This is a predicted structure of a 507-nucleotide part of an RNA (small-subunit ribosomal RNA, 5' domain) from Candidatus Wildermuthbacteria bacterium RIFCSPHIGHO2_02_FULL_45_25. Rfam family: Bacterial small subunit ribosomal RNA. Taxonomically the source falls in Candidatus Wildermuthiibacteriota (Bacteria, Bacteria candidate phyla).
[in-house]
Context: one part of a larger RNA
RNA sequence: GGAUGAAUGCUGGCGGCGUGGAUAAGGCAUGCAAGUCGAGCGGUUCAACAAUUCUCGCAAGAGAAUUGUUGGAUAGCGGCGAACGAGUUAGUAACACGUAGGUAUCUACCCAUUACACGGGCAUAGCUCGCCGAAAGGCGGAUUAAUUCCCGAUGGUCCCGCAAGGGUAAAGCCCCGACGCAAGUCGGAGCGGUAGUGGAAGAGCCUGCGUCCUAUCAGCUAGUUGGUGAGGUAAGAGCUUACCAAGGCGAUGACGGGUAGGGGACGUGAGAGCGUGUUCCCCAACGAUGGCACUGAGACACGGGCCAUACACCUACGGGUGGCAGCAGUCGAGGAUAUUGGACAAUGGGCGCAAGCCUGAUCCAGCGACGCCGCGUGCGGGAUGAAGGCCUUCGGGUUGUAAACCGCUUUUGUAGAGGAAGAACUUCGGUGACGGUACUCUACGAAUAAGGGGGUGCUAAUUCUGUGCCAGCAGCCGCGGUAAAACAGAACCCCCAAGCAUUAUCC
Numbered sequence: 001g002g003a004u005g006a007a008u009g010c011u012g013g014c015g016g017c018g019u020g021g022a023u024a025a026g027g028c029a030u031g032c033a034a035g036u037c038g039a040g041c042g043g044u045u046c047a048a049c050a051a052u053u054c055u056c057g058c059a060a061g062a063g064a065a066u067u068g069u070u071g072g073a074u075a076g077c078g079g080c081g082a083a084c085g086a087g088u089u090a091g092u093a094a095c096a097c098g099u100a101g102g103u104a105u106c107u108a109c110c111c112a113u114u115a116c117a118c119g120g121g122c123a124u125a126g127c128u129c130g131c132c133g134a135a136a137g138g139c140g141g142a143u144u145a146a147u148u149c150c151c152g153a154u155g156g157u158c159c160c161g162c163a164a165g166g167g168u169a170a171a172g173c174c175c176c177g178a179c180g181c182a183a184g185u186c187g188g189a190g191c192g193g194u195a196g197u198g199g200a201a202g203a204g205c206c207u208g209c210g211u212c213c214u215a216u217c218a219g220c221u222a223g224u225u226g227g228u229g230a231g232g233u234a235a236g237a238g239c240u241u242a243c244c245a246a247g248g249c250g251a252u253g254a255c256g257g258g259u260a261g262g263g264g265a266c267g268u269g270a271g272a273g274c275g276u277g278u279u280c281c282c283c284a285a286c287g288a289u290g291g292c293a294c295u296g297a298g299a300c301a302c303g304g305g306c307c308a309u310a311c312a313c314c315u316a317c318g319g320g321u322g323g324c325a326g327c328a329g330u331c332g333a334g335g336a337u338a339u340u341g342g343a344c345a346a347u348g349g350g351c352g353c354a355a356g357c358c359u360g361a362u363c364c365a366g367c368g369a370c371g372c373c374g375c376g377u378g379c380g381g382g383a384u385g386a387a388g389g390c391c392u393u394c395g396g397g398u399u400g401u402a403a404a405c406c407g408c409u410u411u412u413g414u415a416g417a418g419g420a421a422g423a424a425c426u427u428c429g430g431u432g433a434c435g436g437u438a439c440u441c442u443a444c445g446a447a448u449a450a451g452g453g454g455g456u457g458c459u460a461a462u463u464c465u466g467u468g469c470c471a472g473c474a475g476c477c478g479c480g481g482u483a484a485a486a487c488a489g490a491a492c493c494c495c496c497a498a499g500c501a502u503u504a505u506c507c
Base pairs, nucleotide, nucleotide: 001507002506003505004504006503007502008501009500010499013375014374015373016372017371018370019368020367026331027330028329030328031327032326035080036079037078040077041076043074044073045072046071047070048069049068050067051066052065053064054063055062056061087286088285089284097210098209099208100207101206102205103204105203106202107201110199111198112197113196114195115194116193118152119151120150121149128141129140130139131138132137158167159166160165172191173190175188176187177186178185179184212258213257214256219249220248221247224246225245226244227243228242229241230240231239261283262282263281264280265276266275267274268273288309289308290307291306292305311322312321313320314319339365341364342363343362347361348359349358350357351356378408379407380406381405388399389398390397391396413444414443415442416441417440418439422434424431425430451496452495453494454493455492457476458475462491463490464489465488466487472479473478
């Protein structure tokens, strides 16, 4: 000199773009952050209309029940999603990451293509009845549906097998048309279903090389190293197990200890290098702590389950409930880090034929000079060089064209008027959170806007007064003991400027 996720002191006008819990992976009140599909299913419920029946009524009519049609809602079963997205960096010195390769493997949704989709059955939630419990919740009886589940058939470009042979699947929904009194049958479009093959994209596993400090850590290792049999996995393998052999690693640093998420990148530097890993992107790991599996294409699963532990809460004391390292917010610790905001308008994601619903992802707004960049706090004239301040050799000098005063302008500000792009989608009705924002025009008036640090040398900028080794200063050398350019105040000056200094850290 440059840099920072900074903090502190003094000060503070505006805008744009960024950025903001680095410490306690400490504890958390409250709200929200993952749902969706009624075009898979049986119910329940509401409304409108129509028909029938019943009751009241002389009638007009009113009410109730049932059935049908249409439309709305949805607790449950079922499907897909919830393994993404969002957070954090505790652990990890490791095939975790980076890079270059490999293959013994798997893949829901998507794309291409081939073939198929036949016949039957048992349940169960819901509803209802009964019971237990303070609650959370649970048990039993009866009954019912499906794109839920099961059995059989068929069986190729599928699987096992040298072959013979053996084994293995499925589900419907909606709309239109024809026929029919209807139930329904047939044909067609769409969305689905089953079994293969290939693709796209993703994942698993293996390997070479790279990857911090420490020898005041020198020896380490029994599933250890290899083989055979068996098991296991989607898949190779001591991955697991029985037996057999006695191997394997190590000064090219094994083993142990400390520290640490890795990379793209970022800072600095002429470069080599050194340091860092915040925001953004990729990967990994984790979700109070430890362990475990289930479901599933995918998890050993942050807002799923079980067990144990600690903590916290409810309780009728029998028993239950919870997990912000999601977004806000709160307490704590700390030098220190924001709103319990708006919207799904855009981009993207989930579900759905769609309309649409959900989305603290995201887009925006709020707060903080935390950073970078830009703008402003006026411009021109104006000497009696006014007053005041300070200095003085008392003549004057300086502050200083600075002010006053005259003229001008209006960036900014305030008020008024107009007013976007971002927006494509759509039932053609409509729909922008930001936002009446940006921007444009008009009016008004110099109006609303300057400080901080320093002045012995290094280092740019000096006098006076006060103090008297005191009070104090200080990055280093060092100043201060009666004329202090070094302390304190004033005047003047220097540097930077909405900032300026200090502290910390890196080059």